[in-house]
Context: one part of a larger RNA
RNA sequence: CUGGGUGUAAAGGGCGUGUAGGUGGAUUUCUAAGUCGGUGGUGAAAUCCUGCAGCUUAACUGCAGAAUUGCCUUCGAUACUGGGAAUCUUGAGUGCGGCAGAGGGAGAUGGAAUUCAUGGAGUAGCGGUGAAAUGUGUAGAUAUCAUGAAGAACACCGGUAGCGAAGGCGGUCUCCUGGUCCGUAACUGACACUGAUGCGCGAAAGCGUGGGGAGCAAACAGGAUUAGAUACCCUGGUAGUCCACGCCUUAAACGAUGGGUACUAGGUGCUGGGCCGCAAGGUUCAGUGCCAAAGCAAACGCAUUAAGUACCCCACCUGGGGAGUACGAUCGCAAGGUUGAAACUC
Repeated sequence: CUGGGUGUAAAGGGCGUGUAGGUGGAUUUCUAAGUCGGUGGUGAAAUCCUGCAGCUUAACUGCAGAAUUGCCUUCGAUACUGGGAAUCUUGAGUGCGGCAGAGGGAGAUGGAAUUCAUGGAGUAGCGGUGAAAUGUGUAGAUAUCAUGAAGAACACCGGUAGCGAAGGCGGUCUCCUGGUCCGUAACUGACACUGAUGCGCGAAAGCGUGGGGAGCAAACAGGAUUAGAUACCCUGGUAGUCCACGCCUUAAACGAUGGGUACUAGGUGCUGGGCCGCAAGGUUCAGUGCCAAAGCAAACGCAUUAAGUACCCCACCUGGGGAGUACGAUCGCAAGGUUGAAACUC
C1' cells in the first nucleotide's frame, strides 16, 4: 500500500452554507461510450511455465505448445451504468390553513438584592474564623428607618420542559426578523444527498480604541496556618467581568458518537400538532427521556434518537516518547492559531 477501523483502546472536522467532484426515484423509447460475446491484426527473440528430444545425468541446449492478463480493428448483444428525447409523482420544494417556543437584533421599562451618599434614632462594639488576627468603629460604626445615586444580574414560575446548525438562549413590553412542526394536496416535476477548496458563525479568557465600574475578583498587599506556605482560610484589592465598534478562532467546542436515506419486537413518561370519542381514553405525525427484544460489542453498554442491517458522500486513525515540538508557509496588533516532520530512543 492493501486491509481494518474511528462512544471509552489511535481516530468524527466546533458548527453551518455551498463550488468542483462523487452518488442519485418511477415508466417508455433511441443510442451503444462503459459492459458482455465473436472475427482479424499486433503483442520481437530470449526469459518464465508445460510436454518431448540431445550431450552417460544434471546444469546447459534444441523443438513444439502455452503464456504475453494489453492495444487496435470489425461484427453483434442491450440486462445494468452513461448519453439524448418524452412522460410520471412517491423524494425535494412552493402555495394555502393552523400551532408552540429562554431562536436572533433593536428600543423601552419593572421590582428584589448589593454598595455608596445624606439625614433621623441609637451605643460599644462590628466583622471574620477551626481558633484568631489583619480590617473597621467614640471624628459615632455594626444593627434600624427614610430619601437619593449607581452598576450588574433577573428569585419564584423552572421542568432529564422548550428553541437554535453549533457556540448558546431566561424579568416584562413593543418593533423588526430566521427556522421547525401539523394539516391540506392546489402548483413545480428529481429541482435530490454529500461536500475537498472557499465563505460565514463560533463559550470563556485575551488584545485595540472610547465609555462604564455596584458586586465579584487573576495580579498584588496584609493577617493567619505551617518546618516552610510564593497555597488552601481571612481582610483588602487592580486588570477583567458590563456597553459600543474592531480583532482573536481556541475548549472535556462532549452524546468524547459526521451528514443523508431505507429497513429491523415492544413497554412506559413528557412536549407540539392532527383524527376518532360526551368523557375516560384510543390512534397518527414530529420531537424529547427511561426500560428492554433480536442483533451488535473486548467488556462497559447501544438498542426505531443504534454503537443493529445496508447503501451514498465527507473528515480522520495506523505503537509509546521525541511533539502538536522544530523548520518552512500562512493568518494575527500581540498573545498566539492553522498546517506539521525528523534524528534519537523504548
Molecule: small-subunit ribosomal RNA, central domain
Organism: metagenome